Molecule: transfer RNA
Organism: Nitzschia sp. PL3-2
RNA sequence: GUUCAAAUAGCUCAGUUGGCAGAGCAGUAGAUUGAAAAUCUUCGAGUCAUCAGUUCAAAUCUGAUUUUGAGCA
Numbered sequence: 001g002u003u004c005a006a007a008u009a010g011c012u013c014a015g016u017u018g019g020c021a022g023a024g025c026a027g028u029a030g031a032u033u034g035a036a037a038a039u040c041u042u043c044g045a046g047u048c049a050u051c052a053g054u055u056c057a058a059a060u061c062u063g064a065u066u067u068u069g070a071g072c073a
Stems, first nucleotide, its partner, number of pairs: 001072007010025004019056001027043001029041003049065005
C1' cells in the first nucleotide's frame, strides 16, 4: 500500500436479515449471619466508535473517516 474482520454498560459478550437496547461478572442498597462468605431481592450505569445518507422508524441498511486485529505485498 491493499483485502477482510471488529468497535454495544466498568469488564466479557448477545441483539433473529429495520419497530421499547439486554445477559453474565463487577458495583450500590436491603434481607439473612454473632460477624463474614455463600444465597435471595433491589437499584444504577449506554450519544450502540465518529460524521453523513436512505426510511414513518436505524445498534441493524449505504457511504466516508478513526482505532484495533488478521492475511497478502